A computed fold for a 96-nucleotide RNA from a sheep gut metagenome, annotated as THF (Tetrahydrofolate) riboswitch aptamer.
RNAcentral holds the sequence, with entries from MGnify.
The model forms 94% of the base pairs in the Rfam consensus.
The coordinates come from a structure-prediction model, not an experiment, and the mean pLDDT is 77.
Rfam family: THF (Tetrahydrofolate) riboswitch aptamer. On this family, see Trausch and Batey, Chem Biol 2014: "A disconnect between high-affinity binding and efficient regulation by antifolates and purines in the tetrahydrofolate riboswitch".
[in-house]
RNA sequence: CAGAGUAGGGAACGCAGCGUUAAGUGCCGCCAUAAACGGGGAGUUGAUAGGCGGACGAAGGGCUUUGGCCCGCGGUUGCGCUCCCGCAUCCCGCUG
Repeated sequence: CAGAGUAGGGAACGCAGCGUUAAGUGCCGCCAUAAACGGGGAGUUGAUAGGCGGACGAAGGGCUUUGGCCCGCGGUUGCGCUCCCGCAUCCCGCUG
C1' cells in the first nucleotide's frame, strides 16, 4: 500500500414446506426497540427485524378408493450451496 472480514441485501440452483376457502409478498402511515469490522476506543449512517392501521390485489386444472395424489400458479416461507454488493475514523491483529 492492497486485501480479507461486517448489520444485511440480491441472483442462480437444490431440498422441504405454506397458500390457492388468499395467508404471504410488494406499497403507504404511525409507534417503540434492537441492530455493522477479528479485538478495543470514540462516532455517524441505518440495510433489516417487531407491533398496529390503511389502500391495492391473484390461476387454477386433472385424477380419485374422498384419505388424498399429480401438474401448475404466488414479486410465497425456511434451510443448504455458489456467486455478486455492503459504514467511516484511531490503535492492535490477520493475509499478500